[in-house]
RNA sequence: AGAGUUUGAUCAUGGCUCAGAACGAACGCUGGCGGCGUGCCUAACACAUGCAAGUCGAACGAGAACCAACUUCGGUUGGGGACAGUGGCGCACGGGUGAGUAACGCGUGGGUAAUCUGCCCUUUGGUUGGGGAUAACAGCUCGAAAGAGCUGCUAAUACCGAAUAAGUCGACCCUCUCUGCGGAGUGGGUUGGGAAAGGCUUCGGCCGCCGAUGGAUGAGCUCGCGUAUCAUUAGGUAGUUGGUGAGGUAAUGGCUCACCAAGCCCGAGAUGAUUAGCUGGUCUGAGAGGAUGAUCAGCCACACUGGGACUGAGACACGGCCCAGACUCCUACGGGAGGCAGCAGUGGGGAAUAUUGCGCAAUGGAGGAAACUCUGACGCAGCAACGCCGCGUGUGUGAAGAAGGUCUUCGGAUUGUAAAGCACUGUUAAGAUAGAAAGAAAAAGCCUUAGGGCCCUGACGGUACUAUCUCAGGAAGCACCGGCUAACUCCGUGCCAGCAGCCGCGGUAAUACGGAGGGUGCAAGCGUUGUUCGGAAUUAUUGGGCGUAAAGCGUGCGUAGGCGGAUCGUUAAGUCUGAUGUGAAAUCCCUCGGCUCAACCGAGGACGUGCAUUGGAUACUGGCGAUCUUGAGUCCCGGAGAGGGUAGCGGAAUUCCUAGUGUAGAGGUGAAAUUCGUAGAUAUUAGGAGGAACACCAGCGGCGAAAGCGGCUACCUGGACGGUGACUGACGCUGAGGCACGAAAGCAUAGGUAGCAAACAGGAUUAGAUACCCUGGUAGUCUAUGCCGUAAACGAUGGGUACUAGUUGGUGCGGGUAUUGACCCCUGCGCUGACGAAGCUAACGCAUUAAGUACCCCGCCUGGGGAGUACGGCCGCAAGGUUAAAACUCAAAUGAAUUGACGGGGACCCGCACAAGUAGUGGAGCAUGUGGUUUAAUUCGAAGAUACGCGCAGAACCUUACCAACACUUGACAUGUUCGUCGCGACUCUAAGAGAUUAGAGUUUUCGGUUCGGCCGGACGAAACACAGGUGCUGCAUGGCUGUCGUCAGCUCGUGUCGUGAGAUGUUGGGUUAAGUCCCGCAACGAGCGCAACCCUUACUUUUAGUUGCCAUCAUUUAGUUGGGCACUCUGAAAGAACUGCCAGUGAUAAGCUGGAGGAAGGUGGGGAUGACGUCAAGUCCUCAUGGCCCUUACGUGUUGGGCUACACACGUGCUACAAUGGCAUUUACAAUAGGAAGCAAGAUGGCGACAUCAAGCAAAUCCUAAAAAAAUGCCUCAGUUCGGAUUGUACUCUGCAACUCGAGUACAUGAAGCUGGAAUUACUAGUAAUCGCGGAUCAGCGCGCCGCGGUGAAUACGUUCCCGGGUCUUGUACACACCGCCCGUCACACCAUGGGAGUCGGUUCUACCUUAAGGCAAAGCUUAAAACCUUUGACCACGGUAUAGUCAGCGACUGGGGUGAAGUCGUAACAAGGUA
Repeated sequence: AGAGUUUGAUCAUGGCUCAGAACGAACGCUGGCGGCGUGCCUAACACAUGCAAGUCGAACGAGAACCAACUUCGGUUGGGGACAGUGGCGCACGGGUGAGUAACGCGUGGGUAAUCUGCCCUUUGGUUGGGGAUAACAGCUCGAAAGAGCUGCUAAUACCGAAUAAGUCGACCCUCUCUGCGGAGUGGGUUGGGAAAGGCUUCGGCCGCCGAUGGAUGAGCUCGCGUAUCAUUAGGUAGUUGGUGAGGUAAUGGCUCACCAAGCCCGAGAUGAUUAGCUGGUCUGAGAGGAUGAUCAGCCACACUGGGACUGAGACACGGCCCAGACUCCUACGGGAGGCAGCAGUGGGGAAUAUUGCGCAAUGGAGGAAACUCUGACGCAGCAACGCCGCGUGUGUGAAGAAGGUCUUCGGAUUGUAAAGCACUGUUAAGAUAGAAAGAAAAAGCCUUAGGGCCCUGACGGUACUAUCUCAGGAAGCACCGGCUAACUCCGUGCCAGCAGCCGCGGUAAUACGGAGGGUGCAAGCGUUGUUCGGAAUUAUUGGGCGUAAAGCGUGCGUAGGCGGAUCGUUAAGUCUGAUGUGAAAUCCCUCGGCUCAACCGAGGACGUGCAUUGGAUACUGGCGAUCUUGAGUCCCGGAGAGGGUAGCGGAAUUCCUAGUGUAGAGGUGAAAUUCGUAGAUAUUAGGAGGAACACCAGCGGCGAAAGCGGCUACCUGGACGGUGACUGACGCUGAGGCACGAAAGCAUAGGUAGCAAACAGGAUUAGAUACCCUGGUAGUCUAUGCCGUAAACGAUGGGUACUAGUUGGUGCGGGUAUUGACCCCUGCGCUGACGAAGCUAACGCAUUAAGUACCCCGCCUGGGGAGUACGGCCGCAAGGUUAAAACUCAAAUGAAUUGACGGGGACCCGCACAAGUAGUGGAGCAUGUGGUUUAAUUCGAAGAUACGCGCAGAACCUUACCAACACUUGACAUGUUCGUCGCGACUCUAAGAGAUUAGAGUUUUCGGUUCGGCCGGACGAAACACAGGUGCUGCAUGGCUGUCGUCAGCUCGUGUCGUGAGAUGUUGGGUUAAGUCCCGCAACGAGCGCAACCCUUACUUUUAGUUGCCAUCAUUUAGUUGGGCACUCUGAAAGAACUGCCAGUGAUAAGCUGGAGGAAGGUGGGGAUGACGUCAAGUCCUCAUGGCCCUUACGUGUUGGGCUACACACGUGCUACAAUGGCAUUUACAAUAGGAAGCAAGAUGGCGACAUCAAGCAAAUCCUAAAAAAAUGCCUCAGUUCGGAUUGUACUCUGCAACUCGAGUACAUGAAGCUGGAAUUACUAGUAAUCGCGGAUCAGCGCGCCGCGGUGAAUACGUUCCCGGGUCUUGUACACACCGCCCGUCACACCAUGGGAGUCGGUUCUACCUUAAGGCAAAGCUUAAAACCUUUGACCACGGUAUAGUCAGCGACUGGGGUGAAGUCGUAACAAGGUA
């Protein structure tokens, strides 16, 4: 000091979460020792038992036991001193707790001239002389007890008179000093009141007692300042505020009372409610702050709850009293007793907090002259890892890197010098032995030379500590390992089980779950939970914001308050500075010291930012006084303006009415209909009525505070502005509350109502249409009066002042120069626009009209939702407005900008995309593929385009993966080890069987190399084991290959530049192209993959070569057959040729385009191969390869048979047709590609034919396969036909081991549907479509398919509006899984919290009234010397009761909305022009 999390990515805003520290903690796992601390935070709940306050015989009387002496043996005397009593002092301290208290309670600083103070200290003066009682005790009585009463005796330092009185107190008089002028003090005088107690003694004295002075200590009262939340608590108060007089108190005071006055407190927060002991301090923090108030210390309050007084120096009293109440206990039922919030302890509550211990040895306290007694204060010990601190659990060496574990690419790696082993040490724990503290100083006492000296006492404790001996022996866990955050692999699991602080993991390869190995962190602890601060500048004084993220009140006027121009003087309140006092100790900090160190403790210092008093300074602020004019205002002159109000007037238009003309439609829409019209509409002419609004002018023009204001005229009236001088003299700015104004809609009353028009009605649209569109139409819109008080009331920008570059408009009023004047030019002030520098901003943007730089004042914000909602208050006739939460829920919500994608957004461009054409498909029959169905099986895959004559270039067996049955198990196939054989193996035959297979017989080459070694290699067989094998799963684990967008023109990079950044630029723009093709321009300059070209083929020519090709010339032949030739055709090879090269036009002179010439070919000549970055988790694990998983006498292997060929049906792709541009028959021509030896086969013969038999030639430019359409002639003459050929029958052919399921072909016979095909839809732009045949691959055989080949050979394209697809630019976006997106509301279901609610139950408070205990006060009586006691009465008064009212909770049938919830229903409101912005 930061980090994670919103997004595809970015910046910002903003919340949530984490890392740190702390704790009186608790829980989980674990646990060796010591020191020092700490330990009921909850029930101020209830308490058994013991202890916690007594002491004094030197105040007093009496005096038991016991002892001694005497004794008449009854007792007496003396000592002794228990128990209890009178009396004194103490019990008001110490100890506990935090309920109450928001207060002079606490803190801090003052005052007391308004006070008291026992014991203590100082000083001073006294201590004379009397009296009467009473407890104890004794006796009697009552009572269960507690206790009480009566009679009698007695003492005092108990009580009461009297005497005395230096001080003192009261009254009066005088003097002086101080003073806050109220008073206080000093001195003097007169007069009155008022004291005392003795005890002990060594006789020296000591301790007491009384009056007074001063001090110390402690206490009371009082004042300034500080000290929690809520305004959804705004008014409170009658002893209340003050005065006079009295009473009361130690003392001031309404403290109390009588009378008088009507005050007093409050927005600087009264009153009320809720919460809370306050502080020094503690925790945290850089600090400022925030939180907190355990232990220790100071103060306060309380002592079962409420009230009260007594005693006393001090109490309204924790271990005292009285009364009332609740509770507990005893009881003889009559009555009594009690108060752990003292120390232990018990029950209870709770997540949770200890021993019914030892001792007064120390420190401190009470009493005492003292010894001493008492002391659960205190000192110690016990329990608890509750905290802090310290120590240990060994050290060194040790590589065969052991074994085991884990992982593995099987090589190894890791655990790991770790262990073992060897050598040491002995802290600590345990055991044994031996020693052993400090804490103790004294006081008192004794001695004394008076300086001093000596002595008693230890709970802890035989404890700390020290020494010696023994043993590595007894001593390590917890959490974590996806990121934040240090630390990684395997197995199991399979959106299950589970994890999780946030983000998020888990759906078969999980570093995130569980286990293991390994690792990381801390360590006698480690984690979790809770709480506080921090991080959080996330309440911002230090230190934030408000145009769009949350946030400027709709606007003005103005009160309090805050802030405020210039000069001079004064003051010294603020401010600054010095001094003094205080700010307790402890704590924190620094230094030093003591426990072996540390924690802990001691000493000293510093700090304590504060308060008070006092001296000084005077710049600034404030106060006071005086002056000024620049801020502000007034007067005068002037012009501008939809500024406001009232009254009157005007024309155009709509509608309606009347009358005329006139006839069949009008109106309305995308198209219609409702509607109006033959009873005369619409249209048109004239006249009239009425209401509302004011065209043009009109303008980012004007005015107004805003809302808002628009015909003209008059009247009344507000403000701003310009100009000039004069005047006032800071009069100013802002503005909480308050007051006023405030669009539209709405409300009330009374009018008015032409047009428009919510609601409503009808017509359309639609799946629906409570909408959009249309026809009507009522409130309303208008006027007057009164309410309402809100709007995206917006510049989403509060008001004021000052300052900070410019450019250019509009508007109002001026000035200057010049001019005859208008204009033009320069310039001042006010208002209002556009652009733009610096600066600011997250960016967008703002920018002298600031969102810049500063100051002043006000308002407002603090995550999203719940919610601007509920409740309460206020306002309102109502509607509603204003003020304004919480529970609960989410980890986001949001702003700006970026790149894409998308749009029923825009612009441009392209493509057989449309259009123009040609031929089809969709209808029929058949073929083929698919779906579905069926089946033992109908193997599997492919699924919009981009599956469906696809994998399959060819399923009768095989193929074959499927089914049934039968067999085999190291296997059909590979490698390795061992053994055997080398007559091994191969072949033939026989038998059984469906076959695989099994059994047997026979035939046949004596393997190769050699170092001569059954050495090596090879083959076969046998056995066992490693393993083989799998067309089993996952194409969503993969490689490779492929489809598609798309042969579309795109996709990127380097450097530079711009931007905070994502990104942009380049690649956009102007032209052009088939093309990101090229040119020009440009903060870009270059480059790469694509395009093009290079490649193949085709079209032309040349050269070369001529056999198997060719034949012009010569010869020859049936025949290029042969000789000959290579000119031609053709073939092979090598070259040339085309480049917008030339011309004209056009274009920016460019790129290019248009036309032309020449040319075989002309503008990429035609065709092909060639497929950028990427998209579709596209396809394929069944071509192959491959990770993981699965099977292993089977999911492997072999065999026979069957199936993949099924068939109600649906779809795709084709073939053949429906005929005359045709069919049939006959005759006769013209190709190219390609193939051929288990082959192509001429030819001949036979057969109607498929074909068969014989057979030449040819391993091919030589031989063979080998043409059809076309052409010619004839017949058919429009029909289900001489069209069409399905289907079926019979007989055959061929291939093959085998054509039944299930091949192809032939002949004869049969002769179905079909007469050009609905919606819809496909291909094609030239040698193309259409049409005709030919060849090939696979293949024994089999195709209408596929791949090729040639023959014949068209039509049309105006054009780019529309459909589809694509490209570029731009725009909007709430989309980014990217529109097959996102997303809203009702309803249904489940759960959660919450509002209302008839009521019901409880707490608490105020007021009034009733009753009134104890108690003090008062009065009267009684009594007395005077009192007291006593009796009676009065007012006061706790608890209690009654009634009203308020407030806070709980429950509540029913009800309202809200939130949450993988897959519910209905629609589609929003986001694109979201389809009605």
RNAcentral holds the sequence, with entries from ENA. The RNA shown here (small-subunit ribosomal RNA) has 1477 nucleotides and comes from an uncultured bacterium. Rfam family: Bacterial small subunit ribosomal RNA.